[in-house]
Molecule: transfer RNA
Organism: Callorhinchus milii
RNA sequence: AGCUCUGCAGCUCAGUGGUUAGAGCAAUCGCCUCGCAAGCGAGAGACCUGGGUUCUAUUCCCAGCAGGGCAA
Numbered sequence: 001a002g003c004u005c006u007g008c009a010g011c012u013c014a015g016u017g018g019u020u021a022g023a024g025c026a027a028u029c030g031c032c033u034c035g036c037a038a039g040c041g042a043g044a045g046a047c048c049u050g051g052g053u054u055c056u057a058u059u060c061c062c063a064g065c066a067g068g069g070c071a072a
Base pairs, nucleotide, nucleotide: 002070003069004068005067006066007065010025011024012023013022018055028042029041030040031039048064049063050062051061052060
């Protein structure tokens, strides 16, 4: 060089051609407590990059980038 899989929140993962992109854990704030922990509540936080198809792309296609695996 070649083949293949994956890329979504700080971490682990869901999900879908349109409607508000969700969950658990973590972090922040509040309630509770003499205080801490546990518990309860609230808010914040994300679709790898570029192009194409389409009325509409995070989703489909192509290329790139990064990571894993196979082979050498």